Large-subunit ribosomal RNA, domain II from a Patescibacteria group bacterium, 709 nucleotides, folded computationally. It matches the Rfam family "Bacterial large subunit ribosomal RNA". The organism belongs to Bacteria candidate phyla, within Bacteria.

Context: one part of a larger RNA
RNA sequence: GUCAGCGAGUUUACGUUUACGGUUUGUUUAACCCCGAGAUUUUUGGGGGAAGACAUAGGGAAACCGAGUCCUAAUAGGGCGUCUUUAUCGUAAACGUAAGACCCGAAACUGUGUGAGCUAACCAUGGGCAGGAUGAGUCUCUCCGAAAGGAGAGAGGAGGUCCGAACCCGUUGUCGGUGAAAUGACAUGGGAGGACUUGUGGUUAGGGGUAAUAUGCCAAUCGAACACAGAGAUAGCUGGUUCUCCUCGAGAUAUAUUUAGGUAUAGCCUCUAGUUAACGUUUCACGGGGUAGAGCUACUGGAUGGUCCCGAAAGAUUAAUUUCGAUCGGGAUCAACCAAACUCCUAAUACGUGUAAUUUAGUGCUAGGGAGUCAGUCGAGUCCGGAUAAGCGGAUUUCGGCGAAAGGGAAACAGCCCAGACUCUCGUCUAAGGUUCUAAAGUGGCUUUUAAGUGAAAAGGCCGUUUGAUUUCCAAUACAGCAGGUAGGUUGGCUCAGAAGCAGCCACCCUUUAAAGAGUGCGUAACAGCUCACCUGAAUAUUCCCAAUUUAUUGGGAUGGAGAUCUUGCGCCUAAAAUGAUCGGAGCUAAAGAGUCUACCGAAGACGGAGAUGUCCCGCCUCUGGCGGGACGUGGUAGAGGAGCUUCCUGUAAACAGUGAAGGUAGAUUGUAAGAUCUGCUGGAGAUUACAGGAGUGAGAAUGCUGAC
Numbered sequence: 001g002u003c004a005g006c007g008a009g010u011u012u013a014c015g016u017u018u019a020c021g022g023u024u025u026g027u028u029u030a031a032c033c034c035c036g037a038g039a040u041u042u043u044u045g046g047g048g049g050a051a052g053a054c055a056u057a058g059g060g061a062a063a064c065c066g067a068g069u070c071c072u073a074a075u076a077g078g079g080c081g082u083c084u085u086u087a088u089c090g091u092a093a094a095c096g097u098a099a100g101a102c103c104c105g106a107a108a109c110u111g112u113g114u115g116a117g118c119u120a121a122c123c124a125u126g127g128g129c130a131g132g133a134u135g136a137g138u139c140u141c142u143c144c145g146a147a148a149g150g151a152g153a154g155a156g157g158a159g160g161u162c163c164g165a166a167c168c169c170g171u172u173g174u175c176g177g178u179g180a181a182a183u184g185a186c187a188u189g190g191g192a193g194g195a196c197u198u199g200u201g202g203u204u205a206g207g208g209g210u211a212a213u214a215u216g217c218c219a220a221u222c223g224a225a226c227a228c229a230g231a232g233a234u235a236g237c238u239g240g241u242u243c244u245c246c247u248c249g250a251g252a253u254a255u256a257u258u259u260a261g262g263u264a265u266a267g268c269c270u271c272u273a274g275u276u277a278a279c280g281u282u283u284c285a286c287g288g289g290g291u292a293g294a295g296c297u298a299c300u301g302g303a304u305g306g307u308c309c310c311g312a313a314a315g316a317u318u319a320a321u322u323u324c325g326a327u328c329g330g331g332a333u334c335a336a337c338c339a340a341a342c343u344c345c346u347a348a349u350a351c352g353u354g355u356a357a358u359u360u361a362g363u364g365c366u367a368g369g370g371a372g373u374c375a376g377u378c379g380a381g382u383c384c385g386g387a388u389a390a391g392c393g394g395a396u397u398u399c400g401g402c403g404a405a406a407g408g409g410a411a412a413c414a415g416c417c418c419a420g421a422c423u424c425u426c427g428u429c430u431a432a433g434g435u436u437c438u439a440a441a442g443u444g445g446c447u448u449u450u451a452a453g454u455g456a457a458a459a460g461g462c463c464g465u466u467u468g469a470u471u472u473c474c475a476a477u478a479c480a481g482c483a484g485g486u487a488g489g490u491u492g493g494c495u496c497a498g499a500a501g502c503a504g505c506c507a508c509c510c511u512u513u514a515a516a517g518a519g520u521g522c523g524u525a526a527c528a529g530c531u532c533a534c535c536u537g538a539a540u541a542u543u544c545c546c547a548a549u550u551u552a553u554u555g556g557g558a559u560g561g562a563g564a565u566c567u568u569g570c571g572c573c574u575a576a577a578a579u580g581a582u583c584g585g586a587g588c589u590a591a592a593g594a595g596u597c598u599a600c601c602g603a604a605g606a607c608g609g610a611g612a613u614g615u616c617c618c619g620c621c622u623c624u625g626g627c628g629g630g631a632c633g634u635g636g637u638a639g640a641g642g643a644g645c646u647u648c649c650u651g652u653a654a655a656c657a658g659u660g661a662a663g664g665u666a667g668a669u670u671g672u673a674a675g676a677u678c679u680g681c682u683g684g685a686g687a688u689u690a691c692a693g694g695a696g697u698g699a700g701a702a703u704g705c706u707g708a709c
Base pairs, nucleotide, nucleotide: 001709002708003707004706005705006704011099012098013097014096015095016094017093018092019091020090021089022088023087026054027053028052032048033047034046035045036044037043058065059064068080069079070078071077102240103239105237109230110229111228112227113226114225120204121203122202123201124200125199126198127197128196129194131163132162133161134159138155139154140153141152142151143150144149167191168190169189172187173186174185175184206222208218209217210216215224243644244643245642246641247640248639253266254265255264256263257262267373268372269370270369271368272367273366274365275364278363280358281357282356284354285353286352287351293345294343295342300339301338302337304335305334306333307332308331309330310329311328312327315324316323376402377401378400379399380398381396382395383394384393385392407418408417409416422611423610424609425608427607428606429605433601434600435599436586437585438584442598444597445596446595447594448593449592455588460573461572462571464570465569468566469565470564471563472562473561474560482537483536484535485534487511488510489509492506493505494504517532521530522529543558544557545556546555547554548553612634613633614632615631616630617629618628619627620626621625645698647695648694649693650692651691652690653689654688656686663682664681665680666679667678668677669676670675
């Protein structure tokens, strides 16, 4: 892991409600006694047994009074009652309370015992420690010395001394890590005559012992051992909780809480009974309000600039206490402003009441039984916090979904768009969204844009291209390009070392001209030089209409050419990320964008056909019910309600079985389902049906338990 078996709302007492039954001349017995049955632990049927209980009257704390009573001085006033309600006993169901109380699950606490054969310390008594090194005190001898003392040699063998086996330990590394081993192996390492190590016997016990303290050790267990008991401790916590179908169907909020992941009451769901049209929507009318907006010389505050006035004032100045005055404070006024905790104003909506229509819907309201819910979440609106961030936190008397909702679309995608699945149907039409292929349906029509594979992204930028408008120039030849000129007063004045068009400041005139700035840029130390503005030249651009005419042309208009400014659509740049890229893909120049027309596809939607079922209504019949018809329904978690299936046992009745029971297995039939029936084979002795009654009554989950593999 799989299979099989076992495995969780039970029992008793009391209470509440509902259903049914008995009695109602109110109901009813309890302990106990007698008789019968069954059994010897328990039980059960009948008969006795009014003690007591509930009900029949309430009020008051009570005495007490009594259809009243209490408060009170009260005859006032008020509270609770009366004025006609069946009550009680039993059975069943649901729920509540007390009990282990649906089941499993702690860590712990307490009591009584068992442990020091492991390990810690100690006591008693024994054992063990190769070899090598170093060479203390002390002693002897010799020498030096007056002595004190010193030197040398030898003997000797001290030490929690050194090296290193046994022995003890366990430093580092590797291996091992379903191990060879529930702590090891190998290599390396520490101690190795000592605070050493070790055998045997003994002592100390859990609120304790022992401990060169590591919270270590006390039998693979230690921040308090183990065994049994209290004990089914408690668990507002986690997990699990077993057959079927039908009807309805939530909540994640308020208030309170040693309360915040719990609970109580209310809200929202369901069932029963009653009640009515009370509910919803819309019309109109009447209300209160202080939001959006707006405003502020209408208050309270904030805040910018100007003018005026007053006060203070450094300083300056005057003959003066005169005048001026940076700056500071206050006020008036003008102009333009700001405010969730400002308002002289003030909507739309919303809300409340009434009114009149309309709707009859699993609408409203009342009483009672049963719940679940109290972690919500995303999207749209309006807000607060945050950074006008978050798949962020919060609010909402505006809503939708998901939750508890499947189906189609969005490639995939709880919360977005469309749409609410009773069952079947190789029928029809549509929604969102689509119609080249993938892939059902247009390689559909018309007009136009884009060239970027744009077709997913900003500010900003663009002589990309599209649309429209205004305006200037052009046969006296425009625009661009080419050739030439681009002068004089004058080096304008100032400044400056210099300043000559061209560092800077001021001014910006006059002349010659076809034209030429007291100079557009480059350049120089300053000049020079190059260039531009401006002028001239050559060459360069169509056609049409009207009028005139000297038939060469001329005038006007249109067209055309060249610029400037604005506008409009699409595009371009801006555009860098981590495993391989991309519109889902292939691919597309439309199969992209804009506008428009038309056809089709497309869902569990709607419609058609067949069937099931709930509620209500109608009709018929053999009327607790059945049959037929109609309308509206039938997604569903927590949860409420209804109807059933199955297992085991008991009673009554029936009927089966060696001519083959139960069980097993294969198949067929049947019921909406749980299931039921039949047939074949197997099996070899019990078993079933109907109606009642009673439960140890249904398994896939609990890191469930036991067994098998």